[in-house]
RNA sequence: CGGACGCGCGGGAGAAGGGGAGGUCAGCCUCCCUACCGAAGGAGCAACCGCCCCGGAAUCUCUCAGGUGCCCCAGACAAGGGGUGUGGA
Numbered sequence: 001c002g003g004a005c006g007c008g009c010g011g012g013a014g015a016a017g018g019g020g021a022g023g024u025c026a027g028c029c030u031c032c033c034u035a036c037c038g039a040a041g042g043a044g045c046a047a048c049c050g051c052c053c054c055g056g057a058a059u060c061u062c063u064c065a066g067g068u069g070c071c072c073c074a075g076a077c078a079a080g081g082g083g084u085g086u087g088g089a
Base pairs, nucleotide, nucleotide: 001087002086004084005083007081011077016034018033019032020031021030022029023028035068036067037066041064042062043061044060048056049055050054
């Protein structure tokens, strides 16, 4: 000066106040049916890459899962701060 892994804090989008039933003083919650979202996870290959007729694979695709008023929770990803290895000068 790079790069890998991991930890803490903060940031972090999208999509029905739809229909039915039940439970609640209410707020709202649970289940079922449709509609929808992609940024947990998962799967796929046509982007792309490679040791190339075979593999790996994404922020692409699919929505199994998850999610769709506020709050909470979750959330890819990137920044910054520590930590553990490591490569080069």
The RNA shown here (Glycine riboswitch aptamer) has 89 nucleotides and comes from Sphingomonas jatrophae. Its mean pLDDT, the model's own confidence on a scale to 100, is 78.